[in-house]
RNA sequence: AUGUUAUCAAGAAAGGUGGAGGGAUUAGACCCAUUGAAGCCUUAGCAACCCUUAGACUUACUAAGAAGGUGCUACGUUCUACUAUAGAAUCGAUUCAUUUAUCGAGGCUUAGAUAGAUAACGA
Numbered sequence: 001a002u003g004u005u006a007u008c009a010a011g012a013a014a015g016g017u018g019g020a021g022g023g024a025u026u027a028g029a030c031c032c033a034u035u036g037a038a039g040c041c042u043u044a045g046c047a048a049c050c051c052u053u054a055g056a057c058u059u060a061c062u063a064a065g066a067a068g069g070u071g072c073u074a075c076g077u078u079c080u081a082c083u084a085u086a087g088a089a090u091c092g093a094u095u096c097a098u099u100u101a102u103c104g105a106g107g108c109u110u111a112g113a114u115a116g117a118u119a120a121c122g123a
Stems, first nucleotide, its partner, number of pairs: 003121006013043005021032003026081004044073003049069002051065005077115001082112003086109002090105005
């Protein structure tokens, strides 16, 4: 690297250094940035995956906590992309005297997939 499981609309920034990029990748959009980007260092904080304590107890689980190991501290994983006998509408074509019915289109919402990030485990 690959694999399994869980989570991803919440939360939490200052200083130093650095000197032009950055928001994972491809495309598009939208943003951040010389009033100083990324990276690195220090301090502070957030959260509670591992963890600690108590209860329960075969595990699972519940409550509290934050010493230690990670992680994180602009924008929803910044948004869209792929799928749908899903939902409510809109528009177009055909049909019908009308109601209607069928088909199609591009959006919206919802759910999912893919990809990614993080943790724990395994190897």
This is a predicted structure of a 123-nucleotide RNA (SAM riboswitch aptamer (S box leader)) from an uncultured Flavobacteriaceae bacterium. Its Rfam family is "SAM riboswitch aptamer (S box leader)". Its family is annotated with regulation of gene expression in the Gene Ontology.